Transfer RNA from Thermoflexus hugenholtzii, 73 nucleotides, folded computationally.
It matches the Rfam family "tRNA". The family's RNA type in Rfam is transfer RNA.
The sequence is in RNAcentral, with records from ENA.
The organism belongs to Thermoflexus, within Bacteria.
Its mean pLDDT, the model's own confidence on a scale to 100, is 83.

RNA sequence: GCCGAGAUAGCUCAGUUGGUAGAGCACCCGGCUGAAAACCGGGGGGUCGGCGGUUCGACUCCGCCUCUCGGCA
Numbered sequence: 001g002c003c004g005a006g007a008u009a010g011c012u013c014a015g016u017u018g019g020u021a022g023a024g025c026a027c028c029c030g031g032c033u034g035a036a037a038a039c040c041g042g043g044g045g046g047u048c049g050g051c052g053g054u055u056c057g058a059c060u061c062c063g064c065c066u067c068u069c070g071g072c073a
Stems, first nucleotide, its partner, number of pairs: 001072007010025004019056001027043005049065005
C1' cells in the first nucleotide's frame, strides 16, 4: 500500500429483510439472614466511533475519515 472483519451501557456481547435499543456481569435500592454470601424482585446508566448523504424515518443502506484485529504484498 491492497483486501476483509470489527467499533452499541463501566465490562463481555446481542440487535429485527430501515420503524422510538437489549441481555449477562458490575453498580444502587429492597426482600431473605443474627450478619454476610448465594438467591429473589426492582432501578439508574447509551447523542449506537466521527462527519456527510439517501429516506417520512438510519445502530441498520451509501461515501469519506479515525481506531482495533486478521490476511496479502